A computed fold for a 276-nucleotide part of an RNA from Candidatus Woesebacteria bacterium GW2011_GWA1_44_23, annotated as large-subunit ribosomal RNA, domain VI. Its Rfam family is "Bacterial large subunit ribosomal RNA". Taxonomically the source falls in Candidatus Woeseibacteriota (Bacteria, Bacteria candidate phyla).
[in-house]
Context: one part of a larger RNA
RNA sequence: CGUUGGAAUCUUGAGGAGAGCUGGGGACAGUACGAGAGGACCUCCCUGGAGGAAUCCCUGGUGUGCCGGUUAUUGCGUCAGCAGUAACGCCGGGUAGCUAUAUUCCUAACGGAUAACCGCUGAAAGCAUCUAAGUGGGAAGCCAACUCCGAGAUUAGGAUUCCGUAUUAAAUCCCUGGUAGAAUACCAGGUUAAUCGGCAGGCGCUGGAAGACCCGUAAGGGUUUAAGGCUACCUGUACGAAUAGAUUGAUUUCUUGCGAUCCCACACAUUUGGGA
Numbered sequence: 001c002g003u004u005g006g007a008a009u010c011u012u013g014a015g016g017a018g019a020g021c022u023g024g025g026g027a028c029a030g031u032a033c034g035a036g037a038g039g040a041c042c043u044c045c046c047u048g049g050a051g052g053a054a055u056c057c058c059u060g061g062u063g064u065g066c067c068g069g070u071u072a073u074u075g076c077g078u079c080a081g082c083a084g085u086a087a088c089g090c091c092g093g094g095u096a097g098c099u100a101u102a103u104u105c106c107u108a109a110c111g112g113a114u115a116a117c118c119g120c121u122g123a124a125a126g127c128a129u130c131u132a133a134g135u136g137g138g139a140a141g142c143c144a145a146c147u148c149c150g151a152g153a154u155u156a157g158g159a160u161u162c163c164g165u166a167u168u169a170a171a172u173c174c175c176u177g178g179u180a181g182a183a184u185a186c187c188a189g190g191u192u193a194a195u196c197g198g199c200a201g202g203c204g205c206u207g208g209a210a211g212a213c214c215c216g217u218a219a220g221g222g223u224u225u226a227a228g229g230c231u232a233c234c235u236g237u238a239c240g241a242a243u244a245g246a247u248u249g250a251u252u253u254c255u256u257g258c259g260a261u262c263c264c265a266c267a268c269a270u271u272u273g274g275g276a
Stems, first nucleotide, its partner, number of pairs: 001152001005163007015149004021049007033038001050107006059100004066093005071086006111143002117137004170248004174190005195241003198237005204230003211224005261276005
C1' cells in the first nucleotide's frame, strides 16, 4: 500500500515446514518344525541407546553491586571499628535468572492407495494363465494421521462486538517498565493506577554483628544473640515517578455520470425538456 466505511477480538485452512531411528530381555516355548543338532512365526509385556522438545520441583554448575573468613598495604588522628587497591586480591558458601550431567514427555496407534511379490475368477488360445474385462493381499516408503507456520490464499475468506461527525471507536507520540529485546518490534501499565522505585512483611542466603560484660599473661573464648547483614524472588502499601498535553483516524460536502420514484409543461402509441 492492497484486501472497498473504520476498528477490536476470535477463527477456517489452500499451501508450506518439521518429525519419521534402533538394541536387548521375558512370556507364548525349548512349543510348531526337525532323525538329531538346533529352533521359530503370531501376540503380549519389560527395559536401554541415539535424537528432539519443554522445564528448573529435585541433583549440581554459574551467580564480578549477597554473607562470611583472611594476607599485604593506604586512608578515616590513635585503639577499636570500617573503607579503597591487589584477577571479585585470595578463600568458604550462595537467592533470582541462565543452565545439564538434572526432571518430564515424544519419535505411538489406526486408516487409504500402492512397489516388488503372492492370489481369486477368467478369456484371447475348448487346455493353461494373477490380466486382457473384473477383483483381493502386500513395505521403515507415498497420502492422511502428529507438531508448527499459515488469508499478499490479489480466489486477499468467515464469525462476534463497537463506532457514526466528533473533546468520536481505535491507535500513535510521550512516560513507568519487562515474561521481550542489537535498533525496531512485542508485551505489562500510565492516577478510575500496584508498571518501576522506596518502605513493610515473608521466602531464602550467610552463619552468631557492633558495643558492653565475664574468663585467659596473650593469641583467643563465652554471654547478651538463631545474632547482625542481605541482589534479582513472593505479597502488601500511592511515599516518589508514569504529569500536562499533542497527533492520526471512518462520515460528510461539491461536481459529473447511471438507475428508481414523483411533479410541471409539451406531446398524445413509443417520447422530449425542466425540476425535486